[in-house]
Context: one part of a larger RNA
Molecule: large-subunit ribosomal RNA, domain II
Organism: Candidatus Staskawiczbacteria bacterium
RNA sequence: GCCAACGAGUUCAAGCACUCAGCUUGUCUAAGCCCUUAUGGGGUGGAGGCGUAGCGAAAGCGAGUGUUAAUAGCGCAAAAUUUCAGCUGCGUGCUUGAGACCCGAAGCCAAGCGAGCUUUCCAUGAGCAGGGUGAAUUCCGACGAAAGUCGGGAGGAGGCCCGAACCCGUGAGCCGUGCAAUACUCUGGGAUGACUUGUGGAAAGAAGUGAAAAGCUAAUCGAGCUUGGUAAUAGCUGGUUCUCUCCGAAAUAGCUUUUGGGCUAGCGUCUUUUGUUAAACAUUGGGGGUAGAGCACUAGAUAGAAUUUCUUGGGCUUCGCUCAGAUUUUCUAACUAAACUCCGAAUACCAGUGUUUUAAGAGAAAGGCAGUUAGACUGUGGGGGCUAAGCUUCAUAGUCGCGAGGAGAACAGUCCAGACCAUAAUCUAAGGUCCCUAAAUUAGACUAAGUGUUAAAUAAGGAAGUGUUUUGCCCUUUACAGGCAGGAAGUUAGCUUAGAGGUAGCUAUCUUUUAAAGAGUGUGUAACAACUCACUGUCCUAUUUAGGCGAAACGCGCCAAAGAUUUCCGGGACUAAGUUUAAUACCGAAGAUAUGGAUCAGCAGUUAAUUCGUUAAUUGCUGGUGGUAGGAGAGCGUCCUUAGUGCAGCGAAGUUCGACUGUGAGGUCGGGUGGAGCGCUAAGGAGUGAGAAUGUUGGC
Repeated sequence: GCCAACGAGUUCAAGCACUCAGCUUGUCUAAGCCCUUAUGGGGUGGAGGCGUAGCGAAAGCGAGUGUUAAUAGCGCAAAAUUUCAGCUGCGUGCUUGAGACCCGAAGCCAAGCGAGCUUUCCAUGAGCAGGGUGAAUUCCGACGAAAGUCGGGAGGAGGCCCGAACCCGUGAGCCGUGCAAUACUCUGGGAUGACUUGUGGAAAGAAGUGAAAAGCUAAUCGAGCUUGGUAAUAGCUGGUUCUCUCCGAAAUAGCUUUUGGGCUAGCGUCUUUUGUUAAACAUUGGGGGUAGAGCACUAGAUAGAAUUUCUUGGGCUUCGCUCAGAUUUUCUAACUAAACUCCGAAUACCAGUGUUUUAAGAGAAAGGCAGUUAGACUGUGGGGGCUAAGCUUCAUAGUCGCGAGGAGAACAGUCCAGACCAUAAUCUAAGGUCCCUAAAUUAGACUAAGUGUUAAAUAAGGAAGUGUUUUGCCCUUUACAGGCAGGAAGUUAGCUUAGAGGUAGCUAUCUUUUAAAGAGUGUGUAACAACUCACUGUCCUAUUUAGGCGAAACGCGCCAAAGAUUUCCGGGACUAAGUUUAAUACCGAAGAUAUGGAUCAGCAGUUAAUUCGUUAAUUGCUGGUGGUAGGAGAGCGUCCUUAGUGCAGCGAAGUUCGACUGUGAGGUCGGGUGGAGCGCUAAGGAGUGAGAAUGUUGGC
């Protein structure tokens, strides 16, 4: 890992609700007792419970009562209208208490068992190759008055040195499903000592022991192990077993030692009652202060003018004027505001009326049962943030959640569209129609950048890209480009400067001759010179003469243009198969249609039964049938019991293969195997359905 078997809402008590049943001239017995075919059944038993009257805290009173001085009022009750009956039991759902759907802690307490591991201690034994160093003490010699000093010899001390056994375990390697639940190899520390070690003994669970690390106390230690209390508790995680049908949520509010849990409300479902009360649309009537706008208030902020006050500074022609500055107010112009408003929508909201829909499985009331209270993204309106986030927090709508199908290459939340079942059927939506890949053509324009074929988006700035439109000027009296020629004089303008002669800089920018020529557009010089431009003449020249130079707007392109798995539109590829305008086709979904079938609800019939309430079957019409949590309904199957009725050695159960059949759980039949029991109908009762629980046991 797979297979098989086992494996989770049970039982009792009390309560609430519902279905059904019995009685209702109320109803039911409990213990006990008696009988019996004795874990059972029958009888007896009315003690007692619920009901028949309420109100009050109570005494108590009573169709009333309580409150109170008061029937004055009020509360609760009675009575009244068409209605208004209880008690008990089986069953079902739920609640509470119990192990309470199942498995799961770490833990707490008690009683025992452990020091053959390890820690410390006690008693008694044992062990430590070899080498080195050379303390005390002492002998001899020398010196000395002595104390003593020096030299030599003997001596053999030490938690001394080196280093085996022995003890340890420093660093590295190796191992790391190992040789090993701590080893192996090399290296290393101690090695006469606070040394090592054998045997026997002492001390333990809130206790021991500890040269102290919360170390060790049998591979277990911030409280050992075993058993018990014990099915501890778990607002937590996981799991929870057959089918079909109807409906179908929530991720919000308030409170909560509350925020991953609860309670109540909201939203779901079922029953009963009500019977359009609901919703949509139309219309009528409302209130508002949002968007926008505005500056009339409040607040802010800009410019100018006038003005009040101050004299601090500068200047001047000084009883003052003027400039700058600060300050007050007013006016003019143009502004800003979530906490401004002289104004002011669209929507939304409230109410009336009307219309519509078998009405929508609409609304309302009471009751039973829930689940939900971690939401996500997208569009829109805001707050926070950086007008960041697949960010966060509100409002509003949608989708997902709980929703399949088609499109988006792939892609919960986007676009289209809501899957009862079937079909070689038809039409469409979004989106598409060269090939992958179902389906396309026509006409006009643009783009040359592979721009693009991507939903959105890529700026400021720049450019004789190109198309369209508008507009100005010039032009056969010849434009524009090109060729030839001129481009002068006062004058080297003045200032400045070493110089400044059109051409460093400053100021001015005139006049004359002219066809025209700037006190000069550039190159250039130290400064001149030289070249050139503006400007002018002339030559040439725009087919049937029409071109040339500017300005502006728009379309599509270009540069600007940088990212992380991979060049890339999903790919191939495309000059249209790109962009744009117009038109007509087609493809395309579980949408719609067609045909057949199933089922549910409503309405209207028919038949049968009837306790006359209705129930069952069936026909027609209309509408429905996605679904998690969850509510409701109807069934299938397993084992056992009772009653009835059947099958079986001419072959039961089981098992295997096949066929038929039912919406399904399933059922029936035939063949083989097997060799002795097993069904069906009705009712009852459960140890009643497995794929998941790091499930348990077994097998492989």